[in-house]
Molecule: Glycine riboswitch aptamer
Organism: Rhynchospora breviuscula
RNA sequence: CGACCCUGCACGGGAGAGUCUUCGCCGCCCUCGGGCGACGGAGCGCCGAAGGGGCAACACUCCCCGGAACCUCUCAGGCGCCAGGACCGUGCGGUCGAG
Numbered sequence: 001c002g003a004c005c006c007u008g009c010a011c012g013g014g015a016g017a018g019u020c021u022u023c024g025c026c027g028c029c030c031u032c033g034g035g036c037g038a039c040g041g042a043g044c045g046c047c048g049a050a051g052g053g054g055c056a057a058c059a060c061u062c063c064c065c066g067g068a069a070c071c072u073c074u075c076a077g078g079c080g081c082c083a084g085g086a087c088c089g090u091g092c093g094g095u096c097g098a099g
């Protein structure tokens, strides 16, 4: 001087699945019987890419235990837009210190 791994911030990209039913409240329209919209609760259905759980190879004292993912579960989360979002890229840093 300084790579890989890990990691922080900023920017860009970034999927899936309900405009279901019902109730409450508010607002608007109205032929006063209803209709529409926002928000919230419940029910049913559905999705996987925050987070979390499960495990194969492998390792072990060969039992237990440990042990990855975009696989799997769907606890959590989500199912118009927005937002969030694993992950990817770029830039500026941090840590480590191979060379």
Stems, first nucleotide, its partner, number of pairs: 001099001006094008018044001020043005026037004045079003051075001052073003058066001